[in-house]
Context: one part of a larger RNA
Molecule: small-subunit ribosomal RNA, 5' domain
Organism: uncultured bacterium
RNA sequence: GAUGAACGCUGGCGGUAUGCUUAACACAUGCAAGUCGAACGGACUUCUUCGGAAGUUAGUGGCGGACGGGUGAGUAAUGCGUAAGAAUCUAGCUUGAGGUCGGGGACAACAGUUGGAAACGACUGCUAAUACCGGAUAUGCGGAAACGUGAAAGUUUUAAUGCCUUAAGAAGAGCUUGUGUCCGAUUAGCUAGUUGGUAGGGUAAGAGCCUACCAAGGCACCGAUCGGUAACUGGUCUGAGAGGAUGAUCAGUCACACUGGAACUGAGACACGGUCCAGACUCCUACGGGAGGCAGCAGUGGGGAAUUUUCCGCAAUGGGCGAAAGCCUGACGGAGCAAUACCGCGUGAGGGAGGAAGGCUCUUGGGUUGUAAACCUCUUUUCUCAGGGAAGAAUAAUGACGGUACCUGAGGAAUAAGCAUCGGCUAACUCCGUGCCAGCAGCCGCGGUAAUACGGAGGAUGCAAGCGUUAUCC
Numbered sequence: 001g002a003u004g005a006a007c008g009c010u011g012g013c014g015g016u017a018u019g020c021u022u023a024a025c026a027c028a029u030g031c032a033a034g035u036c037g038a039a040c041g042g043a044c045u046u047c048u049u050c051g052g053a054a055g056u057u058a059g060u061g062g063c064g065g066a067c068g069g070g071u072g073a074g075u076a077a078u079g080c081g082u083a084a085g086a087a088u089c090u091a092g093c094u095u096g097a098g099g100u101c102g103g104g105g106a107c108a109a110c111a112g113u114u115g116g117a118a119a120c121g122a123c124u125g126c127u128a129a130u131a132c133c134g135g136a137u138a139u140g141c142g143g144a145a146a147c148g149u150g151a152a153a154g155u156u157u158u159a160a161u162g163c164c165u166u167a168a169g170a171a172g173a174g175c176u177u178g179u180g181u182c183c184g185a186u187u188a189g190c191u192a193g194u195u196g197g198u199a200g201g202g203u204a205a206g207a208g209c210c211u212a213c214c215a216a217g218g219c220a221c222c223g224a225u226c227g228g229u230a231a232c233u234g235g236u237c238u239g240a241g242a243g244g245a246u247g248a249u250c251a252g253u254c255a256c257a258c259u260g261g262a263a264c265u266g267a268g269a270c271a272c273g274g275u276c277c278a279g280a281c282u283c284c285u286a287c288g289g290g291a292g293g294c295a296g297c298a299g300u301g302g303g304g305a306a307u308u309u310u311c312c313g314c315a316a317u318g319g320g321c322g323a324a325a326g327c328c329u330g331a332c333g334g335a336g337c338a339a340u341a342c343c344g345c346g347u348g349a350g351g352g353a354g355g356a357a358g359g360c361u362c363u364u365g366g367g368u369u370g371u372a373a374a375c376c377u378c379u380u381u382u383c384u385c386a387g388g389g390a391a392g393a394a395u396a397a398u399g400a401c402g403g404u405a406c407c408u409g410a411g412g413a414a415u416a417a418g419c420a421u422c423g424g425c426u427a428a429c430u431c432c433g434u435g436c437c438a439g440c441a442g443c444c445g446c447g448g449u450a451a452u453a454c455g456g457a458g459g460a461u462g463c464a465a466g467c468g469u470u471a472u473c474c
Base pairs, nucleotide, nucleotide: 001473002472003471005470006469007468008467009466012345013344014343015342016341017340018338019337020303025301026300027299029298030297031296034063035062036061039060040059042057043056044055045054046053047052070256071255072254079181080180081179082178083177084176085175088173089172090171093169094168095167096166097165098164099163100162101135103133104132110125111124112123113122114121115120140149141148142147155160182228183227184226189219190218191217194216195215196214197213198212199211200210201209231253232252233251234250235246236245237244238243258279259278260277261276262275281292282291283290284289309335311334312333313332317331318329319328320327321326348378349377350376351375358369359368360367361366383411384410385409386408387407388406392401418463419462420461421460422459423444424443425442429458430457431456432455433454439446440445
């Protein structure tokens, strides 16, 4: 000098930031991912000119739940930083080209029967679609060729928006290589899919990625292997620099989602608020069986020296769905709490000597507190009250913040100073008490009867809404 700090004493205001560093401990409750009726058939409600219209939505279907948000357990290299590379993929978005023909059979919902305490089902029957399956077609794919394989979805009055195939763009993702990346040798040898080859399989894609066979290689004192610790970086703190320490907030990457394992769907996951299996724990049960996962936002218990509200709003920015209106959004925008940090302001200004009283001291003359107070003249930042009142909104409309910021007026010095230190280092000195006691202390050291070092008082010094102490880093 610094801190995501804590503790003690004290405490007026504003702005901007920050706020579980410990138990990746367990979690009550609420919310955090939905949306589309312009894909579809029903059902219900209201109106009706009985033609129908409007609205709502349990189900089928589409898109999104792989983003956004959290945490740092694991990981010493399948990571990260940096510089390159070739054997790849990409739903949606943008652009270009071509196409969108003609058929079929189901399953939910629903109705009936029925099992179960519940969670949730079972059977029979009916039905629609932009759901599903054939056929045709093709500049696609395979093949030397012949040939084979192989798409689509329509709605509507038009328009428009879709759907399928293909080519490119942008952006994203997967993969490979070089190099850098903590400590220990009281860890010296390690390795059989191990190192390489051939063939095959596999993947979007290269590869022992996997399998069979063949060879016996590969790594290592320039530290392999093993053990310990640890997410990495831009940065941050310190320092003249070189370095050292660190990785909260913000930004990029990675990993994880009660613990372990696995795949499904999908353009994308081996998926925080999806599925299955096993385990621990908690809860419900009619004992037959079921349900759950806050390292999302609040909040609770616990741990701890220690870290906030079960708040408001989608008005802005951004995201999902939708043709749109719009709906959803604890992302986000805000408010609340905390002197936790930084910055700013205030607690009054000018005059005022009888140097008042009181306190302290004293050589009893005085000195000091001290222009300090009183008193006089002012001011109103703050404060209280009253009135007005935004920008942020791109407007036809829409403002959570908020009657907030800010402006105007009135009142009245009114509402506002502490903390540590005073032997030397180190700015600041006397008196009383105590008597190696009580105590102080960062180091040196003080205290045993005149203690500037302990305790109190007066005074002084330093910082100041803070001041000291402790911890840690340079």